[in-house]
């Protein structure tokens, strides 16, 4: 220096050809159970979709530029 892939909740990853509420399990609280734990259940809590523009009614998804992480070529 050239390709690629990927950044999304506290963690692990979803999210259809761009489509109207951005989710799921694991965690946090609270509450059932129990003498108590600890399993289970049940309710709840959760977010600047890496950052900055651009297309479009409508971006998480297209396009640009940057920054981070891997992996590949030289």
């Nucleotide at each position: 220096g050239g390709g690629g892939c990927g950044g999304u909740a506290g963690c692990u990853c979803a999210a259809u050809c761009g489509g109207u509420u951005a989710g799921a399990g694991c965690g946090g609280c609270a509450g059932a159970c129990u003498c108590a734990u600890a399993a289970u259940c049940u309710g709840u809590u959760g977010g600047u979709u890496c950052c900055a523009g651009g297309u479009u009614c409508a971006a998480g998804u297209c396009c640009u530029g940057g920054c981070c992480g891997c992996c590949c070529c030289a």

The RNA shown here (transfer RNA) has 74 nucleotides and comes from an Actinomycetota bacterium. The sequence is in RNAcentral, with records from ENA and MGnify. Its Rfam family is "tRNA".